[in-house]
Context: one part of a larger RNA
RNA sequence: UCCUGGUCAAGGAACUCGGCAAAUCACUCCCGUGCCUUCGGUAUAAGGGAGGCCCCGGCCGGUGAGGCGCUUCGCGCGCGGAGCCGGCUGGGGCGGCACAGACCAGGGGGUAGCGACUGUUUACCAAAAACACAGGUGCAUGCGAAGACGUAAGUCGCUGUAUAUGCACUGACGCCUGCCCGGUGCCGGAAGGUUAAGAGGAUCCGUCAUCCCUCUUCGGAGGGGGCAGCGGUGAAUUCAAGCCCCGGUAAACGGCGGUGGUAACUAUAACCAUCCUAAGGUAGCGAAAUUCCUUGUCGGGUAAGUUCCGACCUGCACGAAUGGCGUAACGACUUCCCCACUGUCUCGACCAGGAGCUCG
Numbered sequence: 001u002c003c004u005g006g007u008c009a010a011g012g013a014a015c016u017c018g019g020c021a022a023a024u025c026a027c028u029c030c031c032g033u034g035c036c037u038u039c040g041g042u043a044u045a046a047g048g049g050a051g052g053c054c055c056c057g058g059c060c061g062g063u064g065a066g067g068c069g070c071u072u073c074g075c076g077c078g079c080g081g082a083g084c085c086g087g088c089u090g091g092g093g094c095g096g097c098a099c100a101g102a103c104c105a106g107g108g109g110g111u112a113g114c115g116a117c118u119g120u121u122u123a124c125c126a127a128a129a130a131c132a133c134a135g136g137u138g139c140a141u142g143c144g145a146a147g148a149c150g151u152a153a154g155u156c157g158c159u160g161u162a163u164a165u166g167c168a169c170u171g172a173c174g175c176c177u178g179c180c181c182g183g184u185g186c187c188g189g190a191a192g193g194u195u196a197a198g199a200g201g202a203u204c205c206g207u208c209a210u211c212c213c214u215c216u217u218c219g220g221a222g223g224g225g226g227c228a229g230c231g232g233u234g235a236a237u238u239c240a241a242g243c244c245c246c247g248g249u250a251a252a253c254g255g256c257g258g259u260g261g262u263a264a265c266u267a268u269a270a271c272c273a274u275c276c277u278a279a280g281g282u283a284g285c286g287a288a289a290u291u292c293c294u295u296g297u298c299g300g301g302u303a304a305g306u307u308c309c310g311a312c313c314u315g316c317a318c319g320a321a322u323g324g325c326g327u328a329a330c331g332a333c334u335u336c337c338c339c340a341c342u343g344u345c346u347c348g349a350c351c352a353g354g355a356g357c358u359c360g
Stems, first nucleotide, its partner, number of pairs: 001355008010346002014344001019341001027051005036041001038172001052094012067079004095099001107339004112334002114331002119131002135170007147156003173326004178256003183253002185249005192244003198238002204232004210225006257275005284318001285315001296312005
């Protein structure tokens, strides 16, 4: 010096990102207990008092001897209450610094955010406001169901049957959930347009029996036309879903404006005009887990407050099941404040054990 324990004057969070760590509190009985509330809670709220040992008394409960009475004589029945045990309670006294004397054993209160809750999770850096959750909604599915695994057989779904099953979103509860179907998706429609293979075979081409022309040494040679067949090309026509098209659908994916002017102080603009859009953000909330400018401005708390709480609204860039706003209870969650308490600190000191260092 380090580690693990222990103690401390005065102060008491001045420490620090932050009371991290430590300290405080802690049990039982009695008294008492606010806001809020879903009337269950909150609540062991908070805040107080008592607690050891000895003696005496009272009450209640358990057990129940000797004794007495009855006796069908039995290890019988009844009366009776001593003693012992337990609990509650009144009075008096004794000792210590200290009486839940050790061990064990909630610090408390207020505020706001998030998540309703109990649960679940990154085995070995994250336990959370993440996941799940009851509840809500949409879509699919009529049973050899939809869906899933498998090439298949087959199996799960289910020995279930729409109060069922699958998928997706939301996430208790309360009050609610506005406008847009133009784009994308999905659902429905089938008149028209477009459209594959296939069917269909027109046309054209190659080959060719044979025919024609020219030349001929009559053996043949060259040129031209060309049936059928075979081969190639392949038009019209016919034809499904899809797409185009028509409609529906947002608790489907998603989206939810700009400019100029105007009131008898000023300021502001209920109002007017105009452009664009599928429609231009409703309720509620709002410098917010969202606000850049920003430590916005005002109020509260402090002597002093970039955090916190309450307001305002100029929302860079909230907003309604990618849910909006509230909410009692709950939380090893996060923010701020207060009381208590403390070596966290002012500021360090000492003690014990261990390590290290020096010497042997």
Background: This is a predicted structure of a 360-nucleotide part of an RNA (large-subunit ribosomal RNA, domain IV) from Bifidobacterium sp. 7101. The prediction has a mean pLDDT of 89. Lineage of the source: Bacteria > Bacillati > Actinomycetota > Bifidobacteriaceae > Bifidobacterium.